Predicted 3D model of a 350-nucleotide part of an RNA (small-subunit ribosomal RNA, central domain) from an uncultured organism. Its Rfam family is "Bacterial small subunit ribosomal RNA". Its mean pLDDT, the model's own confidence on a scale to 100, is 89.

Context: one part of a larger RNA
C1' cells in the first nucleotide's frame, strides 16, 4: 500500500421503458448460509523464518519449532448482511378535490403575406447592385383596384415565460389522450433505486412508393467581381423543403456536466398552486410546496468558475476514460434498399 478519473485536459450512452443482475425503509420473533470464536481431520518431504546442535569457521548438513493465511467436519454466539413468519407507514403507488400549460394525435376553420389566372385604370418604363449586367416589359410589364385560385408558414401577444424523457412543441375552435403540481391523510403496505443485454422514441439531410409543389432553394445555367472566381452579390433554376405510408438512427443529440436518496447560510427576481390576514373585493402582506433563472456562506475546483437546479458532503447502480498521429479507418460480425450505421484493431510513426 492493496488505481486515478470523465463540464472546458481522454472521458456520461441522444432519450425513455424494462427482463436478468446489483442495491434497499421501521418493528418483533425464529433460522444460523454469509460472520466470529473453539475444535477434529488435512493442508507430503525438501526449502523461506526462529531455536538448537554437528563438521577449526562458513557455505553444507542434523533435530525442534513456527509458517502454511487454505479446504473440511462438528459445538457455541447472533450484532450486522441474508432466509423464513408477523407488525408498521415515513419510501412509492392509489384515492378524491382543485390547478396551469406552444405535452401527443385527429379534424375543421381564420386572417396578413406571396405567386399565378382572369378583368379594370395606365402607359414606359421595371427589378436588380457598391456600381452594373443577364432578367422581365409596347404581344401593355412595375405601379394600382376588383374577383379567383394555390402552397406553405402562423406577425403582435411572446417573456432570461410555459409544456415534454429527449428529439421537440407556438393562429383559433373542437374531439380523443399521456403528464405534472397543490390540498387531503381516506386506501394498499416496501409494491423501491439502478439497470448489462434487449425494446420503443429519436432534429436537419439521405432513400423508396404515391400525392403536394405558392415562396425558399443545393445541384445546374446565366450576369457580375476577380489575375483566376468551380465562390461571396446579381437573374433564374431542379431535387429537396409539404402530405401519406415505410426505411435510415445519426449531430456542437450541449447544462459539451448520466439516474435516483440524504444531507449542507442565505438573498433575489419569474412562472404556478393551495393556505392565513385585512368588513367585503380588486389588490396587498405572510408564511408554506413545486417549477424556472440570477447573485452568494461553507466546501469544492488548476484555474475559468460551481455553490439546496452542486462541479459541496455521502450512498445505490449504469455508462465511459488510460499519450498524439494511424484510425472512429482496416479486416470480420451485424444491421440498412442505399447511403451508411454499430462493434473495432496493428503494423508504422512522433
Nucleotide at each position: 500500500c492493496u488505481g486515478g478519473g470523465c463540464u472546458u485536459a481522454a472521458a456520461g450512452g441522444g432519450c425513455a421503458c424494462g427482463c436478468a443482475g446489483g442495491c434497499g425503509g421501521a418493528c418483533u420473533g425464529u433460522c444460523a448460509a454469509g460472520c466470529g470464536u473453539c475444535u477434529u481431520g488435512u493442508g507430503a518431504a525438501a526449502g523461506c523464518c526462529c531455536c538448537c546442535g554437528g563438521c577449526u569457521u562458513a557455505a553444507c548438513c542434523g533435530g525442534g519449532g513456527a509458517a502454511u493465511u487454505g479446504c473440511u467436519g462438528g459445538g457455541c454466539g447472533a450484532a450486522c448482511u441474508g432466509g423464513c413468519a408477523g407488525u408498521c407507514u415515513u419510501g412509492a403507488g392509489g384515492c378524491a378535490g382543485g390547478u396551469a400549460a406552444g405535452g401527443g394525435c385527429g379534424a375543421g376553420u381564420g386572417g396578413a403575406a406571396c405567386u399565378c389566372u382572369u378583368g379594370g385604370u395606365g402607359g414606359a418604363g421595371c427589378g436588380g447592385u457598391g456600381g452594373a449586367a443577364u432578367g422581365c416589359g409596347u404581344a401593355g410589364a412595375u405601379a394600382u383596384c376588383a374577383a379567383g385560385a394555390g402552397g406553405a408558414a402562423c406577425g403582435c401577444c411572446g417573456g432570461a415565460g410555459g409544456c415534454g424523457a429527449a428529439a421537440g412543441c407556438g393562429a383559433c375552435u373542437c374531439g380523443c389522450u399521456g403528464g405534472g403540481c397543490c390540498u387531503g391523510a381516506c386506501c394498499u403496505g416496501a409494491c423501491g433505486c439502478u439497470g448489462a443485454g434487449g425494446u420503443g422514441c429519436g432534429a436537419a439531410a439521405g432513400c423508396c412508393a404515391g400525392g403536394g409543389g405558392a415562396g425558399c432553394g443545393a445541384a445546374c445555367g446565366g450576369g457580375a467581381u476577380u489575375a483566376g472566381a468551380u465562390a461571396c452579390c446579381c437573374c433564374g433554376g431542379u431535387a429537396g423543403u409539404c402530405c401519406u405510408g415505410g426505411c435510415c438512427a445519426u449531430a456542437a443529440a450541449c447544462g459539451a456536466u448520466g439516474u435516483c436518496c440524504a444531507c449542507u447560510a442565505g438573498a433575489u427576481c419569474g412562472g404556478u398552486g393551495a393556505a392565513c390576514u385585512u368588513c367585503u373585493g380588486a389588490c396587498a402582506g405572510u408564511g408554506c410546496g413545486c417549477c424556472g433563472g440570477u447573485c452568494g456562506a461553507a466546501a469544492c475546483a488548476a484555474a475559468a468558475g460551481c455553490g439546496u437546479u452542486a462541479a459541496g458532503u455521502g450512498g445505490a447502480c449504469c455508462g465511459c476514460c488510460u499519450g498524439g498521429g494511424g484510425a472512429g479507418u482496416a479486416c470480420g460480425g451485424u444491421c440498412a434498399c442505399a447511403a451508411g450505421g454499430c462493434u473495432a484493431a496493428a503494423a508504422c510513426u512522433c